[in-house]
Predicted 3D model of a 348-nucleotide part of an RNA (small-subunit ribosomal RNA, central domain) from bacterium enrichment culture clone B214(2011). The coordinates come from a structure-prediction model, not an experiment, and the mean pLDDT is 90. The RNAcentral record of the full RNA draws on Greengenes.
Context: one part of a larger RNA
RNA sequence: CUGGGCGUAAAGAGUGCGUAGGCGGUUACGCGAGCUUGAUGUGAAAUCCCCGGGCUUAACCUGGGAAUGGCAUGGAGGACAGCGUAGCUAGAGUCUGUCAGAGGUGGGUAGAAUUCCCUGUGUAGCAGUGAAAUGCGUAGAGAUGGGGAGGAAUACCGAUGGCGAAAGCAGCCUGCUGGGAUAAGACUGACGCUGAGGCACGAAAGCGUGGGGAGCAAACAGGAUUAGAUACCCUGGUAGUCCACGCGGUAAACGAUGUCAACUAGCUGUUGGGGGUUUGAAUCCUUGGUAGCGAAGCAAACGCGAGAAGUUGACCGCCUGGGGAGUACGGCCGCAAGGCUAAAACUC
Numbered sequence: 001c002u003g004g005g006c007g008u009a010a011a012g013a014g015u016g017c018g019u020a021g022g023c024g025g026u027u028a029c030g031c032g033a034g035c036u037u038g039a040u041g042u043g044a045a046a047u048c049c050c051c052g053g054g055c056u057u058a059a060c061c062u063g064g065g066a067a068u069g070g071c072a073u074g075g076a077g078g079a080c081a082g083c084g085u086a087g088c089u090a091g092a093g094u095c096u097g098u099c100a101g102a103g104g105u106g107g108g109u110a111g112a113a114u115u116c117c118c119u120g121u122g123u124a125g126c127a128g129u130g131a132a133a134u135g136c137g138u139a140g141a142g143a144u145g146g147g148g149a150g151g152a153a154u155a156c157c158g159a160u161g162g163c164g165a166a167a168g169c170a171g172c173c174u175g176c177u178g179g180g181a182u183a184a185g186a187c188u189g190a191c192g193c194u195g196a197g198g199c200a201c202g203a204a205a206g207c208g209u210g211g212g213g214a215g216c217a218a219a220c221a222g223g224a225u226u227a228g229a230u231a232c233c234c235u236g237g238u239a240g241u242c243c244a245c246g247c248g249g250u251a252a253a254c255g256a257u258g259u260c261a262a263c264u265a266g267c268u269g270u271u272g273g274g275g276g277u278u279u280g281a282a283u284c285c286u287u288g289g290u291a292g293c294g295a296a297g298c299a300a301a302c303g304c305g306a307g308a309a310g311u312u313g314a315c316c317g318c319c320u321g322g323g324g325a326g327u328a329c330g331g332c333c334g335c336a337a338g339g340c341u342a343a344a345a346c347u348c
Base pairs, nucleotide, nucleotide: 003320004319005318006317007302008301012316014201015200016199017198021194022193023192025088026087027086028085029084030083031082034080035077036076037075039073040072041071042070049065050064051063052062053061054060091191092188093187094186095185096183097182098181099180103177104176105175106174107173108172109171110154115149116148117147118146119145120144121143125136126135162169163168206247207246208245209244210243211242215241216240220236221235222234223233258315259314260313261312262311263310266293267292268291269290270289271288272287273286274285275284276283277282297304298303321348322347323346330341331340332339333338
């Protein structure tokens, strides 16, 4: 100094960047604070423990010894760890070539469809349902031909596919721009990993200001259903959904699985590179991703199984019976809605 855990039982922060801190490759030399070792001093007495002695025993008293987490001083050692100096290249990074991609952001543009408007043809229905009705239509609907307006989303390709830190990203063209993979060398020379606070990003709904509004559609209205029907079904329909800027900061933000590194049988598919053999089809090797099965091992089981939930290390976050409660109070943040932090009484 100290338990055991966190895929589904309570428990991985939504994600990243990064401050302090923690941890940190390899060689040589030096120092010697840490560390190890022996020495000296100290660690009062009593008490406790051991061996004796004295009261007839015991309690009690008493002699000696041991013990005493330790601390200090000066000495030695130099492996480990630390510091310093000088190097190294296996970690990390830079340069060069090649490659894939719905990665981000701005601009432009295309076709299909829905709706609406104008117009031609044309006549009695249309729409809707389990069945209906509300609704629309002789003031000419629905259907069909032509013309126009506007908004939103991009069928097929399309995938068990790709990209991104996550949220997420899909017509086509284009400006700007981030990241990644791979091949062979060259260069820098530990520059690294994690990360309390902090900062940034963060679906949908929601909020503010100004636009926009085709379709869809909370609320709302009507029609049905029903015992009722503040629903499910139908006809309408406003916020909203869209754009710009700002706020908000939450999700079953899920792989319900933190990040990084090392090690540990195989087989199969797919995706992006590179290499070998071959006329080719094909096949083999290697590397990055993404899936299916599975040895060992793990696991309460389910299952996981080189993308681990296996075997280890570094660092962070979190859990500690159910309810009360992710609530109250306080604080911080927010325009608000609310968010973050976070109890107790009581009760089983």